The RNA shown here (SAM riboswitch aptamer (S box leader)) has 98 nucleotides. It matches the Rfam family "SAM riboswitch aptamer (S box leader)". Rfam describes the family as follows. The SAM riboswitch is found upstream of a number of genes which code for proteins involved in methionine or cysteine biosynthesis in Gram-positive bacteria.
RNA sequence: GACUUAUCAAGAGCGAUUGAGGGACUGGCCCGAUGACAUCCAGCAACCUGCCUGCCGGCGUGGUGCUAAAUCCAGCGGUGUAAACCGAAAGAUGAGCA
Numbered sequence: 001g002a003c004u005u006a007u008c009a010a011g012a013g014c015g016a017u018u019g020a021g022g023g024a025c026u027g028g029c030c031c032g033a034u035g036a037c038a039u040c041c042a043g044c045a046a047c048c049u050g051c052c053u054g055c056c057g058g059c060g061u062g063g064u065g066c067u068a069a070a071u072c073c074a075g076c077g078g079u080g081u082a083a084a085c086c087g088a089a090a091g092a093u094g095a096g097c098a
Stems, first nucleotide, its partner, number of pairs: 003096006013041001015040003021031003025075004042067003047063002050059003071090001076087004
């Protein structure tokens, strides 16, 4: 990377280092020298695991993950005058599989 499957409107920093980009892609719209991104620390969560438990569940040890905005919004289709809503695709993450 391919496939299967679950979830994606909750939650999480007045820290340290560094120093110009970042929010997947495209179009928007935003964030950013009042310091983004990244790394470390800290934290959140509970997918897998470990422990407890008769079950429900609890704790948060270990493996991931996450810590602006709904996956920031739309991108394809449906309903609708519109606003908006629903579904799909794409994407992200976990677990499994050859």